[in-house]
About this RNA
A computed fold for a 110-nucleotide RNA from uncultured Fluviicola sp., annotated as SAM riboswitch aptamer (S box leader). The coordinates come from a structure-prediction model, not an experiment, and the mean pLDDT is 82. Its Rfam family is "SAM riboswitch aptamer (S box leader)". From the family's description: The SAM riboswitch is found upstream of a number of genes which code for proteins involved in methionine or cysteine biosynthesis in Gram-positive bacteria. The model forms 94% of the base pairs in the Rfam consensus. The RNAcentral record of the sequence draws on MGnify.

RNA sequence: CUUAUGAAGAAAGGUGGAGGGACAGGCCCUGUGAAACCUUGGCAACCUGCCGGCUCUUGCGAGAAGGAGAAGGUGCCAAAUCCGAUCCGUCAGCAGAUGGAAAAGAUAAG
Numbered sequence: 001c002u003u004a005u006g007a008a009g010a011a012a013g014g015u016g017g018a019g020g021g022a023c024a025g026g027c028c029c030u031g032u033g034a035a036a037c038c039u040u041g042g043c044a045a046c047c048u049g050c051c052g053g054c055u056c057u058u059g060c061g062a063g064a065a066g067g068a069g070a071a072g073g074u075g076c077c078a079a080a081u082c083c084g085a086u087c088c089g090u091c092a093g094c095a096g097a098u099g100g101a102a103a104a105g106a107u108a109a110g
Stems, first nucleotide, its partner, number of pairs: 001110005011040005019029003025083002041077003046073003050067002054063003081104001086101006
């Protein structure tokens, strides 16, 4: 940089000792113990591996909708990606409410 996904799901213990939730703002979590690290456990099913209608191939074989599973590589285990921050629509006297699309960020694969 490209593509896909995001209202589902899943926490205990130890060390530690004040922050954390990426980012205005909000709203939350936190001395009934934050971050970080370690141990154990779990969730999920992106990739590998397994099965595979079908397609291609003389053939070997290759690709693949889909499926099972959780062995391996990642990831994750408060709150919708916590809401929101930009643009558009609808309602509304304002404040605001609501729907959609982006942007950004996260994870995976390339």